This is a predicted structure of a 464-nucleotide part of an RNA (small-subunit ribosomal RNA, 3' major domain) from a metagenome.
Context: one part of a larger RNA
């Protein structure tokens, strides 16, 4: 100056408080630790790791581990020999695959017809390394933080570090603004410019649709600015109530993250410097393991029921995805599912039945008709291939659990809570996760004493 204070005062923020639903008990899925292990590849470690990197671990991915192989190498340049039975196909044989050995067959392009070139061989520089170093970097990223902060110029002040300007007073989500004022200006943030949504007008309409354009679509454009009207305020900024109006005082989302902190994270996205391997820490194959399991943690899925669970009837969604794809009807199975192939590069055809939820009918408080964990046995789908280690149908089995210690955690409204559809990666799939869409839809905020986190003055310091 700054950081720090269990020192003051002001003042935000789902921080507290005032609610709802939950985590902590059970069973299960993942991740993690730890233990095991021939390997259980490696990063991530308080908030800011732990449903993270991974938006897809059977092989493959892989980077570990056993074993078997190759050494200018799986891939890249460049020089030199050398090369038509050469390059490049390939029966057969060994082998678990790589790979080896190989009958048999057989080329291309330019061309001055000398040859060059491509391949393939053989040396030699090299190639390669997911080896170490994120405490040697670039680049991205988290995180305080969408906090209201940070700074310059030129000018006082002050020997000087350094100050002032950024301070009072009021306002504000905001160093917003407005008054004061040795300051007076500016930048980077802030707001606004962007994209969505709610509302109105215009054009345009296929494939939408009631055949009329209304919905709709999807281009353009209006709309909102404290713009009017009243009080309060200092004839300020600005608040507080009013009116219109689809919307009202940043209208809700989103997108955007100053100077900087943590030597924070990533050398395994990528790029690098340095170091270090070079018949290996390179590379190629097969099988294995990353999926082990006395245990502890941390994210979620189901539940412990009658606001519910079985049955049967009936109603309404947005938003995405489809050609190596979505796949209709019909039909065969009790079912996953076949079989079948219409339409549809898609407002047209397809996924695709929305579900809660409304309406009848049963259970009658019980480890139950509650709950599905585990097992068992037949089936079915993907895929060279489900034994380690896939998903899913049927029929038997029916475990723990009767709302759950200290603690904790999310949420201010179309939010939470419930409900179901969809999509990425993706052959499949351990997705209950991620990230979108729609359905129903609430309760409660008196307040800033007090936890936490932050801004702004001010005070104390033996800390830098």
């Nucleotide at each position: 100056u700054g950081a720090c204070g269990g020192g003051a005062c002001c003042c935000c923020g789902c921080a507290c408080a005032a609610g709802c639903a939950g985590c902590g008990g059970a069973g299960c899925g993942u991740g993690u630790g730890g233990u095991u292990u021939a390997a259980u590849u490696c990063g991530a470690u308080u908030c800011u790791a732990c449903a993270c990197g991974a938006a897809g671990a059977a092989c493959c991915u892989u980077a570990c581990c056993u074993g078997g192989g190759u050494u200018u190498g799986a891939c890249a340049u460049a020089u030199a020999g050398g090369u038509g039975g050469u390059a490049g196909g390939a029966a057969g044989c060994c082998g678990a695959a790589a790979g080896g050995c190989g009958a048999c067959u057989g080329a291309c392009c330019c061309u001055u017809c000398g040859g060059g070139g491509a391949g393939c061989u053989u040396a030699u520089a090299c190639a390669g390394g997911u080896g170490c170093u994120g405490c040697a970097u670039g680049g991205c990223u988290g995180u305080c933080g969408u906090c209201a902060g940070c700074u310059c110029g030129u000018g006082c002040c002050g020997u000087g570090a350094g100050g002032c300007g950024u301070c009072g007073g009021g306002u504000u989500a905001a160093g917003u603004c407005c008054c004061g004022u040795a300051a007076c200006g500016a930048g980077c943030g802030c707001a606004a410019c962007c994209c969505u949504u709610g509302c109105c007008c215009u054009u345009a309409g296929u494939u939408a649709u009631a055949c009329g354009u209304g919905u709709c679509u999807a281009a353009g454009g209006g709309g909102a600015c404290u713009g009017c009207c009243g009080g309060c305020g200092g004839g300020a900024a600005g608040c507080c109530g009013g009116a219109g109006g689809a919307a009202g005082g940043u209208g809700g989302g989103g997108a955007u993250g100053a100077c900087g902190u943590c030597a924070a994270g990533u050398u395994a996205g990528c790029a690098u410097g340095g170091c270090c391997c070079u018949u290996a820490u390179a590379u190629c194959c097969a099988g294995g393991g990353c999926u082990a399991c006395a245990c502890a943690c941390a994210c979620g899925c189901u539940a412990c029921a009658a606001u519910g669970g079985g049955c049967g009837g009936u109603a309404c969604a947005g938003a995405g995805g489809g050609c190596a794809g979505c796949g209709a009807a019909g039909u065969c199975g009790c079912g996953a599912g076949g079989c079948g192939g219409a339409g549809c590069g898609a407002a047209u055809c397809c996924u695709a039945g929305a579900a809660a939820g409304c309406c009848g009918u049963u259970c009658g408080u019980a480890g139950u008709u509650c709950g599905a964990a585990u097992a068992g046995c037949a089936g079915g789908c993907u895929g060279c291939a489900a034994c380690u280690c896939g998903c899913c149908u049927g029929c038997u089995u029916g475990a723990a659990g009767c709302u759950g210690g200290a603690g904790u955690u999310g949420c201010u409204a179309g939010u939470a809570a419930c409900c179901g559809c969809g999509c990425g990666u993706c052959a499949g799939c351990u997705a209950u996760a991620g990230u979108g869409c729609g359905g129903u839809g609430a309760a409660u905020a008196c307040g800033u004493u007090c936890c936490c986190g932050g801004g702004g003055u001010u005070u104390g310091u033996a800390c830098a």